[in-house]
RNA sequence: UUUAGUCUUCAAGGCAGGGUGAAAUUCCCGACCGGCGGUAAAGUCCGCAACCCACUAUUUUUGUAGUGGCUGAACCCGUAAUGGUACCGAUAGUUAUAGUCUAGAUGGGAGAAGUUAAUU
Numbered sequence: 001u002u003u004a005g006u007c008u009u010c011a012a013g014g015c016a017g018g019g020u021g022a023a024a025u026u027c028c029c030g031a032c033c034g035g036c037g038g039u040a041a042a043g044u045c046c047g048c049a050a051c052c053c054a055c056u057a058u059u060u061u062u063g064u065a066g067u068g069g070c071u072g073a074a075c076c077c078g079u080a081a082u083g084g085u086a087c088c089g090a091u092a093g094u095u096a097u098a099g100u101c102u103a104g105a106u107g108g109g110a111g112a113a114g115u116u117a118a119u120u
Stems, first nucleotide, its partner, number of pairs: 003118001005116001007114004017029003031100002033089002035048004043087002052069007074085003091103003
């Protein structure tokens, strides 16, 4: 310096203030938030994770693992991701419709840092 392992830890934020109403952090005005890697600094460029669906295998049978699928949103000027103006956001639940509340989730995870033993 390179490669591939072991183990440990970490790994998602957000409705202030008002209006209507019997009831809303769900509607309306308005406010706020942005996982991981890459690219010269990115929620909306590329890739990935999560969620959801299907199939296969397994058996502790509403589980687990693997494979595949699905997977939102951007333009303008500019060198530019800054600036300006816009836009987007799984499933289930709820006295009333949720990106922000509650739940699956004390879960999973892209990955990050460290550790240990080796290889070149």
Molecule: FMN riboswitch aptamer (RFN element)
Organism: Lactobacillus pasteurii DSM 23907 = CRBIP 24.76